[in-house]
This is a predicted complex of two RNAs, RNase P RNA and transfer RNA, with 388 nucleotides together. Rfam match: Bacterial RNase P class A. Rfam classes the family as a ribozyme.
């Protein structure tokens, strides 16, 4: 140089013009409208795979079912996540041993259950051939094959141990508009339909009305909703994840969805070339918050450090 | 926002309890019949079992991730 693999940061900036949405102050008697200020996407905002907050139904009950995880320890709210040590496996180095990487790593002496094809025989074993021998299909070789009596598979069904109640902001709660308390039909009215959303049952609580058809109506705000397990610094503890004292900061809130466009510098990039300097390109890959967090995946462009390896010069 | 199906040949679709070379109907080609064409008979072609990794002696099936399509919740 190339190619791997692992960990790290970034994800442009500055100035003018004209616009979006949020906020606060002013002008206005209020509104609408105007000035000024200040603020305005991501490392994944994405898949929605996990695991909470938070809301509401018994504050989340009982069995049965179900689903989930699995060395061993320790963070953390919490987790299937994150560290650490263990053991197995793979790759390197000539060895002892060392580096590097991956592990869904509990139990087949509880029970069930599967093993194509080759093979004498596949889970009820024992067959030929040769050996050996305690003369018992007792023992080892030969041959098929992953596996031959030892055992193997639970990313088989199951057991074990832990956990898990269900639904998701279209949760939830207020206002407000609007109208027919309407006609068939079937169920029910305390021996009690239905509903409280879990899959069954069962207890609990509401309990006069509910279920189809048909037929009339409205479909608009407001909170939830942005100060947080937040972020930056200093010091200490732990091998690490992580935590802990102090101190400082405000950092989106849109509602069919702001966060745009233009135009000129510039970091940077590519060509030239004696350094100076010329020339080109300069929103550039993935992507666009929708209640919020703390993780895994997944998509992608540049730079830097390390280790491994190929090739080439000296 | 959010919940949940499904993806096998050109088009419909099976494929059980993981097993040898994935099958069925239409359609396509060939060939026979016919004077010619359609039925018809006979044969023959044509698969990345959506993709990409794991588990196992072996994966279309099992597990995990990703693509696409399609339904449903006020």
């Nucleotide at each position: 140089a190339g190619a791997g693999c692992a960990g790290g940061c970034c994800a442009g900036c500055c100035u003018g013009u004209c616009g979006c949405c949020c906020u606060g102050a002013c002008u206005c008697g209020a509104a609408a409208a105007g000035u000024c200020a200040g603020g305005g996407a991501g490392g994944a905002a994405a898949g929605u795979c996990c695991g909470g907050a938070c809301a509401c139904c018994a504050u989340a009950g009982u069995g049965c079912g179900g689903c989930a995880u699995a060395g061993c320890g320790g963070g953390u709210a919490a987790c299937g996540c994150c560290c650490g040590c263990c053991c197995u496996c793979c790759g390197c180095c000539c060895c002892c041993g060392g580096c590097g990487g991956a592990g869904a790593g509990g139990a087949c002496c509880a029970g069930u259950g599967c093993a194509a094809c080759a093979g004498a025989a596949a889970g009820u074993a024992u067959g030929u051939a040769c050996a050996g021998u305690u003369c018992g299909g007792c023992u080892g070789u030969a041959g098929u094959g992953a596996a031959a009596u030892c055992g193997g598979c639970a990313a088989a069904c199951u057991c074990u141990a832990u956990g898990c109640g269900g639904u998701g902001a279209a949760a939830c709660g207020c206002c407000a508009u609007g109208u027919a308390g309407g006609u068939c039909a079937g169920c029910g009215c305390c021996c009690g339909a239905a509903g409280g959303u879990g899959g069954c049952a069962c207890g609990c609580c509401u309990g006069a009305g509910c279920u189809g058809a048909c037929g009339g109506g409205u479909a608009g705000g407001c909170g939830g909703a942005u100060a947080g397990a937040a972020c930056c610094c200093c010091g200490g503890g732990g091998c690490a994840a992580c935590c802990c004292u102090g101190g400082g900061u405000c950092c989106a809130g849109a509602u069919a969805g702001a966060u745009g466009a233009c135009a000129g510098g510039u970091a940077c990039c590519c060509g030239g070339u004696u350094u100076a300097c010329c020339g080109g390109g300069g929103a550039u890959a993935c992507a666009g918050a929708a209640u919020c967090c703390g993780g895994c995946u997944u998509a992608c462009g540049g730079c830097c450090u390390g280790c491994u390896u190929u090739u080439u010069u000296u | 926002g959010g919940u949940c199906c499904u993806a096998u040949a050109g088009c419909u679709c099976a494929g059980u309890c993981g097993g040898u070379u994935a099958g069925a109907g239409c359609a396509u080609c060939u060939g026979a019949c016919u004077c010619a064409u359609a039925a018809u008979c006979a044969g023959a072609g044509g698969g990345u079992c959506c993709c990409u990794g794991g588990u196992u002696c072996g994966a279309g099936c099992c597990c995990a991730g990703g693509u696409g399509g399609g339904a449903c919740c006020a």